[in-house]
RNA sequence: AACUCAUCACGAGGGGCAGAGGGAUACGGCCCGGCGAAGCCCCAGCAACCAGCCGAUCGGCGGCCAGGUGCUAAUUCCGUCCCGGUCGAAAGCCGACCUGGGAGAGAUGAAGG
Numbered sequence: 001a002a003c004u005c006a007u008c009a010c011g012a013g014g015g016g017c018a019g020a021g022g023g024a025u026a027c028g029g030c031c032c033g034g035c036g037a038a039g040c041c042c043c044a045g046c047a048a049c050c051a052g053c054c055g056a057u058c059g060g061c062g063g064c065c066a067g068g069u070g071c072u073a074a075u076u077c078c079g080u081c082c083c084g085g086u087c088g089a090a091a092g093c094c095g096a097c098c099u100g101g102g103a104g105a106g107a108u109g110a111a112g113g
Stems, first nucleotide, its partner, number of pairs: 004110005013043005021032003026080004044072003049068002052064004076105001081102003084098005
């Protein structure tokens, strides 16, 4: 690395350097960006997965804390594959729509080697 488990509608930004891109990948859409993108550094914050402590007494529970991570535009920005629903003159096909459901992919943590 693979595999496994959990979570992903909440929450939380300033400064310095830098100088044109960024939102994981491909395509499409929609956004962010010289009123300064990516990246690096400093500080601040959010959250509470793991660790630690306490209580329950075993349920995969509750509380405290903030040491190890993580995160701080938009649901994981949205769609793509499957299913459901509504609409369209329309059986099939097709198209549009839905704070729809699921899968896949991804992210983070834990575990693993």